[in-house]
Molecule: SAM riboswitch aptamer (S box leader)
Organism: Lysinibacillus alkalisoli
RNA sequence: CUCUUAUCAAGAGCGGCGGAGGGAAUAGGCCCUAUGAUGCCCAGCAACCAGUGAAGUUGUAUAGAAAAUUCACAAUGGUGCUAAGUCCUACAGACAACUGUCUGGCAGAUAAGGG
Numbered sequence: 001c002u003c004u005u006a007u008c009a010a011g012a013g014c015g016g017c018g019g020a021g022g023g024a025a026u027a028g029g030c031c032c033u034a035u036g037a038u039g040c041c042c043a044g045c046a047a048c049c050a051g052u053g054a055a056g057u058u059g060u061a062u063a064g065a066a067a068a069u070u071c072a073c074a075a076u077g078g079u080g081c082u083a084a085g086u087c088c089u090a091c092a093g094a095c096a097a098c099u100g101u102c103u104g105g106c107a108g109a110u111a112a113g114g115g
Stems, first nucleotide, its partner, number of pairs: 001115008013042001015041003021032003026090004043082003048078003051073005057067002086107001091104005
């Protein structure tokens, strides 16, 4: 970089540093920001993976071990996250009726596994 699968309406600071833009990319909106944003550190949030325990289809002559799956615990380790639904829209469809609601897709983010 790319492929597959899962998730993306919850949650998380009145701290320190720093000093200008920031909210992924294009466009249009709408916001955040010198009452100090974005970022970094600390702090915190969160069970995706590892971990612990239980259940459990399969399998086996039986049992054990093991694996799909489910539940619980746990922030120790690997990541991640900490304005707004992934801030909203863009493409398609349905409903509705002048601008919206819903569903799906595209794109994106994160994790795990593969190339």